A computed fold for a 97-nucleotide RNA from Actinomycetales bacterium mxb001, annotated as Bacterial small signal recognition particle RNA.
It was read from a public genome assembly, where an Rfam model found it.
Rfam family: Bacterial small signal recognition particle RNA. A reference for the family is Rosenblad et al. (2003), "SRPDB: Signal Recognition Particle Database", Nucleic Acids Res.
RNA sequence: GACGACCCCUCGCGCGGCGAUAUCCCUCUGAAUCCCCCCAGGGCCGGAAGGCAGCAAGGGUAAGCGGGCUCUGUUGGGUGCGCGGGGGGUCCCUUCA
Numbered sequence: 001g002a003c004g005a006c007c008c009c010u011c012g013c014g015c016g017g018c019g020a021u022a023u024c025c026c027u028c029u030g031a032a033u034c035c036c037c038c039c040a041g042g043g044c045c046g047g048a049a050g051g052c053a054g055c056a057a058g059g060g061u062a063a064g065c066g067g068g069c070u071c072u073g074u075u076g077g078g079u080g081c082g083c084g085g086g087g088g089g090u091c092c093c094u095u096c097a
Stems, first nucleotide, its partner, number of pairs: 001096002004091013018076005024068003028064001035060003043052003
């Protein structure tokens, strides 16, 4: 000196914890000039059977207000455990040179 052990600093990764947040969840509202489904009545086509478009009612969605963090995603740290990279220090001196 190598190897080894331990300590410190720093960076990263995995799992978790905590916080924030929405693309996640809930409430309300809800297409008001053109959203979707289903379309009574009425309309149209047809000799009929039947078919077509489709208002209202009903159901749903987008957008929006408000709330939440159980799930999902994102994100943050003087966060826990583990692993790894880099840097520094201390010790041992059994082994190797």